[in-house]
Context: one part of a larger RNA
RNA sequence: UGACGGGGGCCCGCACAAGCGGUGGAGCAUGUGGUUUAAUUCGAUGCAACGCGAAGAACCUUACCAAUCCUUGACAUCCAGAGAAGCGACUAGAGAUAGACGUGUGCCUUCGGGAACUCUGUGACAGGUGCUGCAUGGCUGUCGUCAGCUCGUGUUGUGAAAUGUUGGGUUAAGUCCCGUAACGAGCGCAACCCCUAUCCUUAGUUACCAGCGGUUCGGCCGGGAACUCUAGGGAGACUGCCGGUGACAAACCGGAGGAAGGUGGGGACGACGUCAAGUCAUCAUGGCCCUUACGAGCGGGGCUACACACGUGCUACAAUGGACGGUACAGAGGGUUGCCAAGCCGCGAGGUGGAGCUAAUCCCUUAAAACCGUUCGUAGUUCGGAUUGGAGUCUGCAACUCGACUGCGUGAAGUCGGAAUCGCUAGUAAUCGUGAAUCAGACCGUCACGGUGAAUACGUUUCCGGGCCUUGUACA
Repeated sequence: UGACGGGGGCCCGCACAAGCGGUGGAGCAUGUGGUUUAAUUCGAUGCAACGCGAAGAACCUUACCAAUCCUUGACAUCCAGAGAAGCGACUAGAGAUAGACGUGUGCCUUCGGGAACUCUGUGACAGGUGCUGCAUGGCUGUCGUCAGCUCGUGUUGUGAAAUGUUGGGUUAAGUCCCGUAACGAGCGCAACCCCUAUCCUUAGUUACCAGCGGUUCGGCCGGGAACUCUAGGGAGACUGCCGGUGACAAACCGGAGGAAGGUGGGGACGACGUCAAGUCAUCAUGGCCCUUACGAGCGGGGCUACACACGUGCUACAAUGGACGGUACAGAGGGUUGCCAAGCCGCGAGGUGGAGCUAAUCCCUUAAAACCGUUCGUAGUUCGGAUUGGAGUCUGCAACUCGACUGCGUGAAGUCGGAAUCGCUAGUAAUCGUGAAUCAGACCGUCACGGUGAAUACGUUUCCGGGCCUUGUACA
């Protein structure tokens, strides 16, 4: 100087408390451990692994397994020889592949040949999701959006070092003020960026419709440029104003005005560093290893197994509910290998049909909870839907292993969950639907969007994590 303390002081955080809703019990989905297996590919492992890499394993993916095949190779460059490339179809085979047949003679040319492509051959070489993340780059997680981490010069000390950065106030903040052997500066904080909340202005189609006219009653048409909205430009918030407290400071408390008030709300943004944290399987890369195989192709299987254990979710156990009928209101996205309307068929999944749309135009697209009626009457039920038997639909060469969905029948556990444990402070929790990425198909996951919309916070004694000062130490 640090680190540590079941030392002290001050302070903060959904850390506790106060509340609301869960998990832990049930069924299912999903990931992991374990076990099994020919293989159940590999990685991630306290917080910070476990709906994680995977924004989507039937084949492919795929790296795994058994079988079957190839050896200059599936891919790249160079050399030699041959042939355009390509297209059609036959035989054997599970296919890879092997054999045989027909067609085709293109482009440039100095007529020698050349370019692209295919085949054969020789070797240089290719190839490796093989090992090492404790050899590495890059990227990422975490402490933590915590308020810290440092430097120059000066000064102090023999020196390691200290000072500055401590102290008094204050702040979300090493934020600012005052003091001060320090004076300044850098990386962080804040601001500059984006979205959102108010207004003005410019513009007016595909969006809008106040007033006027028409109307098939649909902004549909004429028309309008007011309003909504869209997207460009501006204004606006700065403790600016008033009162109080304070040290005449910084600041804090209250108020006015205001759409918004003291960082308005949200996002992006992550200092010096820590964990030899994670990743050699995104990629790149040193070293090591394989080279008729640890490389490459192919059909099949596996990654989907199942005495069990754990994590994360979904659906419930019901009447603030279930069922049936009627009726209302979003936002944000996506669409030409696509979204797919009206009409018709089907109980339905869906089929048919073909209009429109490269989209503020057309489509996905009826939002659902809510509201208004009717019914059920506390029951393993008109709750709950697992499981399972038939029958079907769709995608796709192909749904057996192993897809999703529909209808009929079946109708399991479950009556609110032990010890324990998680999230959340406001348009939040809770609850309700909607969309997208990936994608042929396949979502209870993820990401995004809006609708309805709470309760509680006395307080900081205690648990956890963190910051500053100080103290002890046989630790470095």
The prediction has a mean pLDDT of 84. A computed fold for a 476-nucleotide part of an RNA from an uncultured prokaryote, annotated as small-subunit ribosomal RNA, 3' major domain. RNAcentral holds the full RNA, with entries from ENA. Its Rfam family is "Bacterial small subunit ribosomal RNA". Rfam links the family to the GO terms ribosome and structural constituent of ribosome.